Predicted 3D model of a 92-nucleotide RNA (c-di-GMP-I riboswitch aptamer) from Acetitomaculum ruminis DSM 5522.
RNA sequence: CAAAGCCAAGGGCAAACCCUUUGAAAAUCGGGGGCGCAAAGCCACAGGGUCUAAGGCGUUUUAUAAAACGCUACGAUAGCCUGGCUGCCAAA
Numbered sequence: 001c002a003a004a005g006c007c008a009a010g011g012g013c014a015a016a017c018c019c020u021u022u023g024a025a026a027a028u029c030g031g032g033g034g035c036g037c038a039a040a041g042c043c044a045c046a047g048g049g050u051c052u053a054a055g056g057c058g059u060u061u062u063a064u065a066a067a068a069c070g071c072u073a074c075g076a077u078a079g080c081c082u083g084g085c086u087g088c089c090a091a092a
Stems, first nucleotide, its partner, number of pairs: 005089001012037002017032003022027001035079001041085003046082003049077003055072007
């Protein structure tokens, strides 16, 4: 120098669950917690998937404003996958 992530060292992140902030919800912020993670660091204005449906549209009921149901992302997820950017240690 290199990179299969075997070994070693220093460490890092943090699922469920509990409390909590924001939110219509999905989810998210902070604290505890620790299932896991070698990119579980960043990007949701790269593509696909999934979750939610406030608002919008449609149908029905009621009767003028509501309710139920269906569709819908402009919401969310990077710890669903591919992709982009960056990066610690590390033998042969």
Notes
The RNAcentral record of the sequence draws on ENA and Rfam. Model confidence (mean pLDDT): 85 of 100. Of the family's consensus pairs, 95% are formed in the model.